A computed fold for a 690-nucleotide part of an RNA from a Mycoplasmataceae bacterium, annotated as large-subunit ribosomal RNA, domain II.
[in-house]
Context: one part of a larger RNA
RNA sequence: GUCGGAGAGUUGUGUGGUACAUGCAAGCUUAAGUAGUAGAUAUGGAGGCGUAGGGAAACCGAGUGUUAAGAGCGCGAUAGUAUGUGCUAACAGACCCGAAACGGGGUGAUCUAGUCAUGGGCAGGUUGAAGGUCGGGUAAAACCGGCUGGAGGACCGAACCCACUUUCGUUGAAAUGCCAGGGGAUGACCUGUGACUAGGGGAGAAAUUCCAAUCGAACUCCGUGAUGGCCGGUUCUCAUCGAUAUAGCUUUAAGGCUAGCGUCUAGUGUUUAUAUAUGGUGGUAAAGCUCUGAUUGACUGAUGGCGCCACCUCGGCGUACUGAUUUCAAUUAAACUGGGAAUACCAUAUAACAAGCUAGGCAGUCAGACUGUGGGGGAUAAGCUUCAUAGUCGUGAGGAAAAGAGUCCAGAUCAUUAUUUAAGGUCCCUAAUUUAUGCUAAGUGGAAAAGGAUGUUGGAUUUCUUAAACACCAAGGAUGUUGGCUUAGAAGCAGCCAUCGUUUAAAGAGUGCGUAACAGCUCACUUGUCGAGAGAUCCUGCGCCGAAGAUUCAACGGGGCUCAAGCAUAAAACCGAAAAUAUGGAUUGUAUAAAUUCACUGAAUUUAUACAGUGGUAGAUGAGCGUUGUAUACUGCGAUGAAGGUAGACCGUGAGGACUGCUGGAGUGUAUACAAGUGAGAAUUCCGAU
Numbered sequence: 001g002u003c004g005g006a007g008a009g010u011u012g013u014g015u016g017g018u019a020c021a022u023g024c025a026a027g028c029u030u031a032a033g034u035a036g037u038a039g040a041u042a043u044g045g046a047g048g049c050g051u052a053g054g055g056a057a058a059c060c061g062a063g064u065g066u067u068a069a070g071a072g073c074g075c076g077a078u079a080g081u082a083u084g085u086g087c088u089a090a091c092a093g094a095c096c097c098g099a100a101a102c103g104g105g106g107u108g109a110u111c112u113a114g115u116c117a118u119g120g121g122c123a124g125g126u127u128g129a130a131g132g133u134c135g136g137g138u139a140a141a142a143c144c145g146g147c148u149g150g151a152g153g154a155c156c157g158a159a160c161c162c163a164c165u166u167u168c169g170u171u172g173a174a175a176u177g178c179c180a181g182g183g184g185a186u187g188a189c190c191u192g193u194g195a196c197u198a199g200g201g202g203a204g205a206a207a208u209u210c211c212a213a214u215c216g217a218a219c220u221c222c223g224u225g226a227u228g229g230c231c232g233g234u235u236c237u238c239a240u241c242g243a244u245a246u247a248g249c250u251u252u253a254a255g256g257c258u259a260g261c262g263u264c265u266a267g268u269g270u271u272u273a274u275a276u277a278u279g280g281u282g283g284u285a286a287a288g289c290u291c292u293g294a295u296u297g298a299c300u301g302a303u304g305g306c307g308c309c310a311c312c313u314c315g316g317c318g319u320a321c322u323g324a325u326u327u328c329a330a331u332u333a334a335a336c337u338g339g340g341a342a343u344a345c346c347a348u349a350u351a352a353c354a355a356g357c358u359a360g361g362c363a364g365u366c367a368g369a370c371u372g373u374g375g376g377g378g379a380u381a382a383g384c385u386u387c388a389u390a391g392u393c394g395u396g397a398g399g400a401a402a403a404g405a406g407u408c409c410a411g412a413u414c415a416u417u418a419u420u421u422a423a424g425g426u427c428c429c430u431a432a433u434u435u436a437u438g439c440u441a442a443g444u445g446g447a448a449a450a451g452g453a454u455g456u457u458g459g460a461u462u463u464c465u466u467a468a469a470c471a472c473c474a475a476g477g478a479u480g481u482u483g484g485c486u487u488a489g490a491a492g493c494a495g496c497c498a499u500c501g502u503u504u505a506a507a508g509a510g511u512g513c514g515u516a517a518c519a520g521c522u523c524a525c526u527u528g529u530c531g532a533g534a535g536a537u538c539c540u541g542c543g544c545c546g547a548a549g550a551u552u553c554a555a556c557g558g559g560g561c562u563c564a565a566g567c568a569u570a571a572a573a574c575c576g577a578a579a580a581u582a583u584g585g586a587u588u589g590u591a592u593a594a595a596u597u598c599a600c601u602g603a604a605u606u607u608a609u610a611c612a613g614u615g616g617u618a619g620a621u622g623a624g625c626g627u628u629g630u631a632u633a634c635u636g637c638g639a640u641g642a643a644g645g646u647a648g649a650c651c652g653u654g655a656g657g658a659c660u661g662c663u664g665g666a667g668u669g670u671a672u673a674c675a676a677g678u679g680a681g682a683a684u685u686c687c688g689a690u
Stems, first nucleotide, its partner, number of pairs: 001690006011092003015089010027049003033043003053060002063075004095233002098230001102223006113197009122187001124156003127152001131148006160184003164181002168177001199215001201211003208217001236624006246259005260365002262362007271355001274351007287337002292333007304321001305319005368393010398409003413585004418581003424575003427559003433572007445561001451545002455542002458539007473528004478502003483497003508523001512521002586614013625679001627676008636668002644663005650657002
């Protein structure tokens, strides 16, 4: 992993709420106990609820309180009760599994730490302290030498002890090892045996280290089903409806409570969403500049500065400084508005195949996501964040977007090898296409900006032009003069000033290159040649460059496509979904009709017809299937073969149920009612098999 089995909303209560059922009813009812077959039942009236309320109370009473009050206002003025069942709350382990922990009583020092008592062990080799002795030496010592001696947490190195390094091993040979090296090896050494110290503790050459493979507080049993707002799981079917991710409060933010939104029951009976009509409230968008602010220019020119005159003081004049105020023109605002929409909102009326409201039972929801639109925050960043509004997803399948929760189309009751369409498509993959007129040459289409460009289409304006334009070619392009100044030089061409005159068909005191300065080349301008268009500006369609990424193409899904299979315009077809339609069936609700039944002013059931529905998570509600057991009936079935197993083309919307064969070998079914240890695929579930 697989298979089989086990596995989660239960039970209790003199409890509360509510719905339904039943009994009795202004009443209803017993509890403990007693009797009794573990009973039914009888007894038991203590007690409980109800029958009257109002007031703080005295008190009054269908009223009462307030009050001066016969007013007004508040609260009241005849249905309950007992039992059962369903749902639910409270208290209990309370749907199941799950902590780390906390407390109490015990068990552990056969591992390991330290200590005590008593034993044991340390090959071999080296060094050669003190002391001693002999000799030398001294006045005597000191001192020196030889020999002797055998000290040391001395040296080298086995046993023994340790564990510094690498490889290997790392589902190991081993829950810490092997190989090769390494350290200590007469010592604070190693070691046997027997003892001692115990968890709020012991021990510790001290590392949060050890205390039996367990240590920031051992193990074990108990309290104990600790608690867990957290994670996971929670078992049959069909049908009806169907949410939320918001507000307020919260030691609250992953939880809760109340409201909002769902469902069911009862009531109300058009009150309602929506549409249309009419009436109304408003200060948003856009707009505007009167107000409040911001802002530009012009006119004016206060104040201040500066200059001149005057100076004892008052001052006078000027000013290309500063720039108040007024006026004019122009711009601008979330916290500006003399004006002002669309929507939205409120009210009234009408429509309608549908809701709305009230009371009560039961919930779930409180992490939302994206897209469009209007805003705030941010950087007019974010698959960002936070509001509003609408949609979708969430809880929504189907078609389109190659593939895709949130986009587009469209909301799946079931069946059909029927029809029509939506979005989107129609060369092939792949269902379905043709026609007409243009554009694009970039594979643009099939990613992108500022900016750039004789790409090309269409349009507009304008200049020159047979009195010969534009372009090429041939020729000229002169002279006063090297203008004046400056300068070393400045001669058209470093710079400054001036920019005239003459000859001409025309020629600048010079457009650019060039020289040290000249020279030289060229342009403007003119003539000839040629012979019909040539320039400039603006608008516009489609293209071009700008354009660099990491495993081939990889920025059309692919093939491939160029008078397209691209783009634009127009026309006519077709394809295309679980949409719509057609036919048939099922089911829910409402209405109508008929029949049947009953406890008959009514209710229920069945049938038929019509209309409207039937996606669905959390969740509410309804109706069922199956399992085990009990009671009654069938005085059921069964060795002429029960249950169980197995195979099969049967029945039912489904859970499921028959029948037949084989197997099996002794029990078991159907109907009605009741009671539950009542349904498994998931819990890193548990047990077994494999």

Its mean pLDDT, the model's own confidence on a scale to 100, is 85. NCBI's taxonomy places the organism under Bacteria, Bacillati, Mycoplasmatota, Mollicutes, Mycoplasmataceae. The full RNA is in RNAcentral, with records from ENA.